[in-house]
Context: one part of a larger RNA
Molecule: large-subunit ribosomal RNA, domain II
Organism: Phycisphaerales bacterium
RNA sequence: GCCGGCGAGUUACCGUUUGUGGCAAGGUUAAUCCCUUAAAGGGAGCAGCCGAAGCGAAAGCGAGUCUGAAUAGGGCGAUUUAGUCGCGGGUGGUAGACGCGAAACCAAGUGAUCUACGCAUGGCCAGGUUGAAGGAGGUGUAAAAAUCUCUGGAGGACCGAACCCAUUAACGUUGAAAAGUUAUGGGAUGAGCUGUGCGGAGGAGUAAAAGUCUAAUCAAACUUGGAGAUAUCUCGUACUCUCCGAAAUAGCUUUUGGGCUAGCCUAGAGUAAAUUGUUUAACGGGGGUAGAGCUACUGAAUGGGGAUAUGGAGCUACCCGCUUGCAUUCCCCAACCAAACUCCGAAUACCGUUAAAUUUACCUCUGGAGUCAGUCUGCGGGUGAUAACAUUCGUGGUCAAAAGGGAAACAACCCUCGACCGCCAGCUAAGGUCCCAAAUUUGAGCUAAGUUCAUAAGGAAGUCGAAUUGCUAUGACAGUCAGGAUGUUGGCUUAGAAGCAGCCACCAUUUAAAAAGUGCGUAAUAGCUUACUGACCGAGCAGUUUGGUGCCGAUAAUGAACGGGAAUUAAGUUCAAAACCGAAGCUGCGGAUUUAGAUAAAACCUACGGGUUUUGUUUAAGUGGUAGGAGAGCGUAAUAACCAGCGUUGAAGCGAUACGAUAACGAGUCGUGGAGCGGUUAUUAGUGAUUAUGCCGGC
Numbered sequence: 001g002c003c004g005g006c007g008a009g010u011u012a013c014c015g016u017u018u019g020u021g022g023c024a025a026g027g028u029u030a031a032u033c034c035c036u037u038a039a040a041g042g043g044a045g046c047a048g049c050c051g052a053a054g055c056g057a058a059a060g061c062g063a064g065u066c067u068g069a070a071u072a073g074g075g076c077g078a079u080u081u082a083g084u085c086g087c088g089g090g091u092g093g094u095a096g097a098c099g100c101g102a103a104a105c106c107a108a109g110u111g112a113u114c115u116a117c118g119c120a121u122g123g124c125c126a127g128g129u130u131g132a133a134g135g136a137g138g139u140g141u142a143a144a145a146a147u148c149u150c151u152g153g154a155g156g157a158c159c160g161a162a163c164c165c166a167u168u169a170a171c172g173u174u175g176a177a178a179a180g181u182u183a184u185g186g187g188a189u190g191a192g193c194u195g196u197g198c199g200g201a202g203g204a205g206u207a208a209a210a211g212u213c214u215a216a217u218c219a220a221a222c223u224u225g226g227a228g229a230u231a232u233c234u235c236g237u238a239c240u241c242u243c244c245g246a247a248a249u250a251g252c253u254u255u256u257g258g259g260c261u262a263g264c265c266u267a268g269a270g271u272a273a274a275u276u277g278u279u280u281a282a283c284g285g286g287g288g289u290a291g292a293g294c295u296a297c298u299g300a301a302u303g304g305g306g307a308u309a310u311g312g313a314g315c316u317a318c319c320c321g322c323u324u325g326c327a328u329u330c331c332c333c334a335a336c337c338a339a340a341c342u343c344c345g346a347a348u349a350c351c352g353u354u355a356a357a358u359u360u361a362c363c364u365c366u367g368g369a370g371u372c373a374g375u376c377u378g379c380g381g382g383u384g385a386u387a388a389c390a391u392u393c394g395u396g397g398u399c400a401a402a403a404g405g406g407a408a409a410c411a412a413c414c415c416u417c418g419a420c421c422g423c424c425a426g427c428u429a430a431g432g433u434c435c436c437a438a439a440u441u442u443g444a445g446c447u448a449a450g451u452u453c454a455u456a457a458g459g460a461a462g463u464c465g466a467a468u469u470g471c472u473a474u475g476a477c478a479g480u481c482a483g484g485a486u487g488u489u490g491g492c493u494u495a496g497a498a499g500c501a502g503c504c505a506c507c508a509u510u511u512a513a514a515a516a517g518u519g520c521g522u523a524a525u526a527g528c529u530u531a532c533u534g535a536c537c538g539a540g541c542a543g544u545u546u547g548g549u550g551c552c553g554a555u556a557a558u559g560a561a562c563g564g565g566a567a568u569u570a571a572g573u574u575c576a577a578a579a580c581c582g583a584a585g586c587u588g589c590g591g592a593u594u595u596a597g598a599u600a601a602a603a604c605c606u607a608c609g610g611g612u613u614u615u616g617u618u619u620a621a622g623u624g625g626u627a628g629g630a631g632a633g634c635g636u637a638a639u640a641a642c643c644a645g646c647g648u649u650g651a652a653g654c655g656a657u658a659c660g661a662u663a664a665c666g667a668g669u670c671g672u673g674g675a676g677c678g679g680u681u682a683u684u685a686g687u688g689a690u691u692a693u694g695c696c697g698g699c
Stems, first nucleotide, its partner, number of pairs: 001699006011095013026050003032044004054061002064076004098236002101233001105226006117199008125190001127159003130155001134151006163187003168183004202218001204214002239633006249262005263371002265368006276361001277358009291344001292342002298338002302334006309328003312324004374399001376397008404415003420591004425587003431581003434565003440578007452567001458552002462549010479536005485509003490504003515530001519528002592623014634688001636685008645677002653672005659666002
């Protein structure tokens, strides 16, 4: 891991509610006793309990009573009578209370054969090295000290086996081993190692102290018990179908995760045809949002003009004064900002009235819930950076709990007033119609960028339109040819300044035209060129504004920015037109089922008016669904009654199989098997497993 088996809302009592049955102003027995029986059962027992009356703390009074001085007022009651005892369902409480699961806490015991420390008594340490004190002798001294030679054999001394340890590395890591092996390494006469026996223990021991060790267990051992500890937490919780179907908001509490209540869901009952709900229309309301506005306030703030004033600065100064790139104040003009500004001011929304429409959709009571981590998206805001698949509100939608079609793929986007089942029928939505791949053509344009098939500021004689200005057959624009002069080298400045360093001025003449010079250039001249003019040529040219559509801007690691192929008067794009495809949408045909209505039959009840139930026919509206509520069933085990059921002419179980049913599921036949089993109706429950890192077994 697979397969098989086991595996979780139970039981008791007390409430409550609902269904059902008995009796009913009453209902009912408990313990116990008696009778009978295989078991069951029957009778007595009338104590007690609940109800029929309440009020008051109580005495007490009583359809009233309490308060009170009260005959008042007020509170709780009556006037409106249904209960009670069984049984079944739902649910609450007390119990382990749906199942499994802690870490922990407490008690009583068991452990020092492991290990830590201690005590008693034993044992062990190859070999080699060094050479302390002391001693003897010599030298030496006044005597010593000192020194030399020999002797001696000290040491938590040295090297290194046994023995003990464990420094480094590799291997080992489902190991040979739940701590090792190999190599290397440390101690090795000592605070040494070791055998045997003994001692003290769980908030205790022991500890050269590491929270170490106390039997592979230690920041409190192990065993058993309290004990099914507790778990606002995690996981799991088993057959089917039908009807309805949520929430993720508000309040309280909490440091927070979280918890509780209301709201929203569901089932039953009731009020009720209008002063209910919803929608639409009309009418009536209040508002201070969007917008707008501001010499209408508060505040912010730009430019211009003016001023009578103060201050600053400057000028002048005896005074009178004058000026202003300054600050403030006042007046005028123009433009203008605000969530915490408003002289103004919507649309919606909200409240109300009336009318119409509408499957009572509203409201009340009762039983049962679940939810109270939401998500993305459009719109309106806050926070943030007008960042975030960010965060936080409001208001719609989707998902959640929603499948289907589209967006290549893609909970939250688009389509679908949303999938009961079937059909090899039809129409459409979004989106599409060259091929992959269902379905397309026509007309008028645009695009050349594969734009299409990602992006901005900004940039550019891309290209197609529109508007407008100027020039133009008295010849534009471009090009070519020719001219482009004179006073004069203008004056000044300067070493020089001659059109062309710079300053000033910028005249006049000849002309078709020609600047006291547009740009190069020279030391300065020179030279080239332009403006300007003529000729040649012969038709549009040059600007500005604007619309469509393209281009650049455009940089990342496999090629990877149409889904691919591929596509250019399109298979891109704009406008216009007509087709078609396309969904579980809509339609058609057939069927199932729910609710409501109509109708027929049957049965039951009846106060004879009728009512209830079942079945058939028919009409209308429905039938996605998580948590969850409600209803109806299937199957398993056992018991009882019936079938005077089935079975050795072969039961159950197991295997095979092309049958039936709306599902759980049910038959038939064959094989195997070899002795029990089924159907109907009721009752009872150890009653249904793909999942709990479930438990046990097999493989």